The RNA shown here (transfer RNA) has 72 nucleotides and comes from Candidatus Pacearchaeota archaeon RBG_13_36_9. Its Rfam family is "tRNA". Rfam's curators write: Transfer RNA (tRNA) molecules are approximately 80 nucleotides in length. Rfam classes the family as a transfer RNA. Model confidence (mean pLDDT): 84 of 100.
RNA sequence: GGGCUUGUGGUUCAUCGGCAGAACGUCUCGUUCACGUCGAGAAGGUACAAGGUUCAAUUCCUUGCAGGCCCA
Numbered sequence: 001g002g003g004c005u006u007g008u009g010g011u012u013c014a015u016c017g018g019c020a021g022a023a024c025g026u027c028u029c030g031u032u033c034a035c036g037u038c039g040a041g042a043a044g045g046u047a048c049a050a051g052g053u054u055c056a057a058u059u060c061c062u063u064g065c066a067g068g069c070c071c072a
Stems, first nucleotide, its partner, number of pairs: 001071007010024004018055001026042005048064005
């Protein structure tokens, strides 16, 4: 330098154009002498950035940025 691929709560991942979810973690309450386990609940994400297409974009397209893989 070229090609492919990934980017979504703190972490790991869902979400094939129409309300952004789960698990773990965190916090609160109950249970316990206490911790843990267990049960109940809560907070936490403008979906990497900027454009485009569309009535509508996390989702499709383009460019950029970052990570990964391959080739030279």
The RNAcentral record of the sequence draws on ENA.